[in-house]
RNA sequence: AGAGUUUGAUCCUGGCUCAGAUCGAACGCUGGCGGCAUGGCUAAAACAUGCAAGUCGAACGCGAAAGGGAGCAAUCCCAAGUAGAGUGGCGGACGGGCGAGUAAUGCAUUCCUAACGUACCUCGAGGUCAGGGAUAGCCGGGGAAUGUGCUAUCAGGUAGUUGGUGAGGUAACGGCUCACCAAGCCUAAGACGGCUAGCGGGUGUGAGAGCACGACCCGCCGCAUCGGGACUGAGACACUGCCCGGACUCCUACGGGAGGCUGCAGUAACGAAUCUUCCGCAAUGGGCGCAAGCCUGACGGAGCAAUGCCGCGUGUGGGAUGAAGUCCCUCGGGAUGUAAACCACUGUCAGGAUUUAGCAACACAAUGAGCAAAUCCAGAGGAAGAGACGGCUAACUCUGUGCCAGCAGCCGCGGUAAUACAGAGGUCUCGAGCGUUGAUCGGAGUUAUUGGGCUUAAAGGGUGCGUAGGCGGACUCGUAAGUGUCUUGUGAAAUCCCACCGCUUAACGGUGGAACCGCAGGGCAUACUGCGAGUCUUGAGGCCAGUAGGGGUUGCCGGAACUGUAGGUGUAGCGGUGAAAUGCGUAGAUAUCUACAGGAACGCCGAUGGUGAAGACAGGCAACUGGGCUGGUACUGACGCUGAGGCACGAAAGCGUGGGGAUCAAACAGGAUUAGAUACCCUGGUAGUCCACGCCGUAAACGAUGUGCACUAGAUCUGGGAGGUUCUGAUACCGACCGGAUCGAAGAAAAAUCAUUAAGUGCACCGCCUGGGGAGUACGGUCGCAAGGCUAAAACUCAAAGGAAUUGACGGGGGCUCACACAAGCGGUGGAGCAUGUGGCUUAAUUCGAAGCAACGCGAAGAACCUUAUCCUGGGCUUGACAUGCAUAGAUUAGCUCCUUGAAAGAGGAGUCACACCCGCAAGGGCGGAAUAUGCACAGGUGCUGCAUGGCUGUCGUCAGCUCGUGCUGUGAAGUGUUGGGUUAAGUCCCUUAACGAGCGAAACCCUUGCCGCUAGUUACCAACGGGUCAUGCCGGGGACUCUAGCGGGACUGCCGGUGUCAAACCGGAGGAAGGUGGGGAUGACGUCAAGUCCUCAUGGCCUUUAUGCCCAGGGCUGCACACGUGCUACAAUGGCGCCCACAAAGCGACGCAAUGCCGCGAGGCGGAGCAAAUCGCAAAAAAGGCGCCCCAGUUCGGAUUGUAGUCUGCAACUCGACUACAUGAAGUUGGAAUCGCUAGUAAUCGCGGAUCAGCUACGCCGCGGUGAAUACGUUCCUGAGCCUUGUACACACCGCCCGUCAAGUCAUGGGAGCCGGGAAUACCCGAAGUACGGUAGGCUCGGUGACUGGGACUAAGUCGUAACAAGGUAACCGUA
Repeated sequence: AGAGUUUGAUCCUGGCUCAGAUCGAACGCUGGCGGCAUGGCUAAAACAUGCAAGUCGAACGCGAAAGGGAGCAAUCCCAAGUAGAGUGGCGGACGGGCGAGUAAUGCAUUCCUAACGUACCUCGAGGUCAGGGAUAGCCGGGGAAUGUGCUAUCAGGUAGUUGGUGAGGUAACGGCUCACCAAGCCUAAGACGGCUAGCGGGUGUGAGAGCACGACCCGCCGCAUCGGGACUGAGACACUGCCCGGACUCCUACGGGAGGCUGCAGUAACGAAUCUUCCGCAAUGGGCGCAAGCCUGACGGAGCAAUGCCGCGUGUGGGAUGAAGUCCCUCGGGAUGUAAACCACUGUCAGGAUUUAGCAACACAAUGAGCAAAUCCAGAGGAAGAGACGGCUAACUCUGUGCCAGCAGCCGCGGUAAUACAGAGGUCUCGAGCGUUGAUCGGAGUUAUUGGGCUUAAAGGGUGCGUAGGCGGACUCGUAAGUGUCUUGUGAAAUCCCACCGCUUAACGGUGGAACCGCAGGGCAUACUGCGAGUCUUGAGGCCAGUAGGGGUUGCCGGAACUGUAGGUGUAGCGGUGAAAUGCGUAGAUAUCUACAGGAACGCCGAUGGUGAAGACAGGCAACUGGGCUGGUACUGACGCUGAGGCACGAAAGCGUGGGGAUCAAACAGGAUUAGAUACCCUGGUAGUCCACGCCGUAAACGAUGUGCACUAGAUCUGGGAGGUUCUGAUACCGACCGGAUCGAAGAAAAAUCAUUAAGUGCACCGCCUGGGGAGUACGGUCGCAAGGCUAAAACUCAAAGGAAUUGACGGGGGCUCACACAAGCGGUGGAGCAUGUGGCUUAAUUCGAAGCAACGCGAAGAACCUUAUCCUGGGCUUGACAUGCAUAGAUUAGCUCCUUGAAAGAGGAGUCACACCCGCAAGGGCGGAAUAUGCACAGGUGCUGCAUGGCUGUCGUCAGCUCGUGCUGUGAAGUGUUGGGUUAAGUCCCUUAACGAGCGAAACCCUUGCCGCUAGUUACCAACGGGUCAUGCCGGGGACUCUAGCGGGACUGCCGGUGUCAAACCGGAGGAAGGUGGGGAUGACGUCAAGUCCUCAUGGCCUUUAUGCCCAGGGCUGCACACGUGCUACAAUGGCGCCCACAAAGCGACGCAAUGCCGCGAGGCGGAGCAAAUCGCAAAAAAGGCGCCCCAGUUCGGAUUGUAGUCUGCAACUCGACUACAUGAAGUUGGAAUCGCUAGUAAUCGCGGAUCAGCUACGCCGCGGUGAAUACGUUCCUGAGCCUUGUACACACCGCCCGUCAAGUCAUGGGAGCCGGGAAUACCCGAAGUACGGUAGGCUCGGUGACUGGGACUAAGUCGUAACAAGGUAACCGUA
């Protein structure tokens, strides 16, 4: 000294919370010793028992007994004039306790007392004795001033009250008491009342100023069961005296008595809570006494309590295989930790023994209740805990738990990886203590004197006039109250501070000093303030002359418009809206003309303009009237500023009475709108709007900015306007003053902003604020006819509420721009049948995932078994189908052949027989590697969590954006750059520019396609030459062409014209195969969606282990009333069928593609040439073209469905394959609301190939080529996107936020018929008296309770709507009804 907490982030305002110190404390856990202190804060409630005030024989009179002695005994003597009581004296008024009452009869400080008293003691009056008296001190009584809580939701109080005269009374003054007289006295500087409280020295805290407190110790006061009274006395109205009354307790023979712990102990009660019924008068002190002495619960000591402060100890040194145990771990190790064990030592405290310095001082002697000192002995022995460890705040890991249990001072932790809960290990802090709770100060500059604020955060009164008060111009003189300085007295001691000293140290104590910041007296000073006196003119005012103005009040007058009435013309509509309807109109409206009536408001001028204190003020004229400004002046002479209360004015709405009533228009009615529509819109319409008089007294009454004065750069515009210059005038210019505005320097401000009209710099005075809500509410008071206004809380509740600015996001805000977004077109989907996916249903199971766009012909580029997933049924295995390691066994095992059983898997059994390594030629031997079996570690899991993850992917979006470095601006978040002007497909480029550069994206680089050239020439090609064939590049050849596949060229706004800022670029043109990115592809920035995927893979955690693992058989994933998505085929003539006949590209082929040939109507079969393919094959391209038939029909369209017979694949086509032939021949005649794709080789249409694959559900997907359109004026609208700007109460970001009623629960509170209790007084009664006690009564005041009732606060997911925040979808808000 600060820190945490409002926000996505920032700055500010502002509250809440924490770290510190302290305590008469309490509670929890723990507890070795000693010293010094402290210890009923609650019930001033009640008390058993003992003790706490006696003493004096040297004031006085009485006066024993036990016991002893003498004596036979009576008796006597001693005890003893003792004990004892009585009279008397002194003392019981001190000492000790407590704080009920008391806000002043108190206390503190400083003074006064010539209005006083004073026992014992002291002093003095020459000495001594006795008696009497006086004075001072001291102490007490009385008095004065100043200071000493809260409350105005207490504003008036007072009758002995205020004063006087006289008397009484007192030690003494005094209404202290009484009689009479007067009517005073106190009060906004707070009387009176209410609530609370003993006061001070001091104590705690604080840098201080302050704030809080008043235990222990000291001073004062008050009290002694409650109330009253006096007596005695030097002193009392008397704690352990008296009298009376009350309550309570006790005794009693019932007649009557006794008592007072707020003394020391102690009891019970109360309570969170506070001790021994101890020892002693040895010390200090008190009373009595000549004294010895007696008394002393004052006091000195001890006891109990960690209640506090202080001191000491629980060992010291060595000791690493860093033991064991425990905890953690990346399994390597690390921590506990030199800690322990072990070795060597020491002896504080506690324990034991012995001795006696000191507290001890009385003339000497004697005297210790207790405390204590010194010496010796033994032995590490008897002695450590508490709290914390997310941030603040020093200290971290594991396990358990799973918004549960719990924690929490604030922020906040806990919903399966919790450093925040609980346990453990470790660590940190303090230590005989440690924490918690309560309380005070501090931090809090968060009540601001020191030391705050008020435009927008809380806060300027709606405005003026003015009382008290505060403050106040120049000069002179006086005074010395404030002020300054010096001095004197006082400010008790203790405490605090300093120095020194004493207990072994410290706490503690002693001595001295300083301080006590104050009050009072005196001297001096006189600048400033005050006061008194005088003078002045600059503040203020006056007078004179001008001047502007919707300033105010009253009266009169005017035109336009509107509505109505009457009449004329005229005819079917008018009116109104987004669209309508209600309404008006054939009884003649609207429209139009004329006349008349009525009320209200005053167009243009007119303005950023004028006036006024504010509210407010606007047709014209007149009368009356307030203020301002300018100039002049020979007047007054500080007369001023502000202003608590007070008074006046004060928009609209509203109220009262009486008028008036054209328009408009709450309420109300109707019509619409709507889910509803008590609204917005429309048609009507009453109060009201207007006038007079009287109330109300509030507004977002705003510049959200109190009034006055002074000072502090300018620039521009404007209203009023004296003066000057131009000979004069108009006019122009200059320039002083008073107003109204805009910009701006310094400065200020959290910023926005303010800036001579300050929110700057100062002074004076007033008003107001102190977290949000509750609440401008309740109660009370006051004003009002009412409505209501003014004044104005608390309980409870939250940790925020708020201001300004920033970045985003959003808007039924704005601007610019883009996209098959719309529009213009073409073709579809939605209707039919079928295919396929999904939902739903069903099922033993219909495995799982995907869910708006961005799930749904998606994962799945192939579900009959397998796939396949414990999805279902059933059968089996248990170190396992698969991997690694260890141990043991034995010499077999695996493989192969066979048998039994079984649906298979599997189970059981028989036979046969390899292998690695070493030795060896071999035979053979060895070893025990692989393998097997058993056991143990472990394997395994398509089990869960995509919200623990990696990777991959979708989407916005191929949209043009996203950022950084340095610099600059800003307190900062941030901004700038990236904005602006052009341009582009583009943050593309250019220009401008506090920015200059750069990066990721865009573009380019890459692939493909389009043109040309060069090179190469087989399997491709064939122009020329030759050969050959029915024919064919078939052959020899060729390298021209096509083509193939490698390398190059080509396009760059390069050229021309125009436009444009001398730019970038755009438009048009030329040339060119291609023109402005040539077409297509690959390529996807920062990020968003807790998007998708744990079932591709990888992976944390959890779960499972004779099962959720593994094997097998069969079934299911294909199930069908239905709904949706995506497709195919159609509905036909631009067609269908038949015959004939052309032209592709890109692929694939050995587990394969398969030609020619033959068989079959066909699917296909037989067969097999050729081909690892520019060579052979799949392979037929189809639409197109030619010819013919059909003739608009459910058809020669359409092909679903079904039957029969087949083919192929495969272990196997029942559930559940594809294809063929014959037969059958359904729906469907162009498709509602709605909706999709596409801008050119595109749409549309036609066929071909491939992956997967035994086969296939492919109409899917991915590719390939053939034929080949239409339209785009344009950007208003729909959807989405980009940039700039604007508003915002949003930031989980509009799928946001958020308001009110109702319903539920909890809590506190207001009203309330009443009921209950307390407090202070008043009046009366009772009574020997009294202010007591008791009773009665009416009011005042405070609290509790109360059926019912009012609002308020809080509470994960209730109801109804949608009010506010965006133009929030009717701009919002203020006052009023």
Predicted 3D model of a 1377-nucleotide RNA (small-subunit ribosomal RNA) from an uncultured bacterium. The prediction has a mean pLDDT of 82. The RNAcentral record of the sequence draws on ENA, Greengenes and SILVA.